[in-house]
Transfer RNA from an Erysipelotrichaceae bacterium, 76 nucleotides, folded computationally. The coordinates come from a structure-prediction model, not an experiment, and the mean pLDDT is 80. Rfam family: tRNA. It is annotated as a transfer RNA.

RNA sequence: GCACUCGUGGCGCAAUGGAUAGCGCAUUUGAUUCCGAUUCAAAAGGUUGGGGGUUCGAGUCCCUUCGAGUGCGCCA
Numbered sequence: 001g002c003a004c005u006c007g008u009g010g011c012g013c014a015a016u017g018g019a020u021a022g023c024g025c026a027u028u029u030g031a032u033u034c035c036g037a038u039u040c041a042a043a044a045g046g047u048u049g050g051g052g053g054u055u056c057g058a059g060u061c062c063c064u065u066c067g068a069g070u071g072c073g074c075c076a
Base pairs, nucleotide, nucleotide: 001072002071003070004069005068006067007066010025011024012023013022018056027043028042029041030040031039049065050064051063052062053061
C1' cells in the first nucleotide's frame, strides 16, 4: 500500500430497514439479615467511533474519515 472483519451504557454481547435500541455482569437504592453474603424488587447509565448521503423511516444500506484485528504485498 491492497483486501476482509470489527467499532452499540463501566465490561461482554444482541437487535430482518419499522413500536420507546435490548440482554447478562457490574453500579446505586430498597426488601430480607443481629451485621454481611446469597436471594428478591426497582433505578440510573447509550446522541450505536466522527462527518455526510439514500429512504416515509438507518445501529443496519452508500460515501468519506478515525481506530482495532487478520491476511497478502513492498522494502528500490